[in-house]
RNA sequence: UUCCCGAAAAGCCAGCCCCUUCGUGAGGAGGGCGCGGAAAGCGGCGGAUCUCUAAAGAAGCGGAGAUGGCCGAGCUGCCGAA
Numbered sequence: 001u002u003c004c005c006g007a008a009a010a011g012c013c014a015g016c017c018c019c020u021u022c023g024u025g026a027g028g029a030g031g032g033c034g035c036g037g038a039a040a041g042c043g044g045c046g047g048a049u050c051u052c053u054a055a056a057g058a059a060g061c062g063g064a065g066a067u068g069g070c071c072g073a074g075c076u077g078c079c080g081a082a
Base pairs, nucleotide, nucleotide: 005080006079012037013036017032018031019030020029021028022027035069041075042074045072046071047070048067049066050065051064052063053062
């Protein structure tokens, strides 16, 4: 120095909910809050879930989107006890 790992310290993010606002919708943005998180940082790569949609009685299939705090993987990063 790097990897694994996660004690301490300095910090970071921020669920649900509330207010305002955008969207047909799932949901997004700003402020408050703080359940929680060692990547709860980034990007929709793969899966999963959810929304919309043509035909159609409906569903499935197809198409378009949303969710990274649903999971896996990828890239980047603070600190340095055992």
A computed fold for an 82-nucleotide RNA from a Nitrospirota bacterium, annotated as c-di-GMP-I riboswitch aptamer. The source organism's lineage runs through Bacteria, Pseudomonadati and Nitrospirota. Its Rfam family is "c-di-GMP-I riboswitch aptamer". About the family: GEMM was predicted in a large-scale screen for bacterial structured RNA regulatory elements. The sequence was found by an Rfam model in a public genome assembly. The model forms 95% of the base pairs in the Rfam consensus.